[in-house]
RNA sequence: ACCAAGGCUUUCUAGGGUUCCGCGGAGCAUUCCGGACUGGUCCGAGAGAAAGCGCACAGAUUCUUUCUGUGACACGGAGGGAUAAAAGCCCGGGAGAU
Repeated sequence: ACCAAGGCUUUCUAGGGUUCCGCGGAGCAUUCCGGACUGGUCCGAGAGAAAGCGCACAGAUUCUUUCUGUGACACGGAGGGAUAAAAGCCCGGGAGAU
């Protein structure tokens, strides 16, 4: 330096804020303020969970194909970006570290 699918999706959670609902307040307007408001809608993990599909390797196979097993490890800023806004989201298995 190259090759090899550290694959993709869904649901959930840690977490997140405040567009909507609710709640609280001011008011009586079809309104305004509040997320140092528990919550519902919403966003949501490479390094969290589960499932499905796929791929690779090994074995079995009634050899068309189906089945079984394996698929490891993973410390991580600052800064920027999107959305209503923020985040363990995206930049990013990044910069770095070992």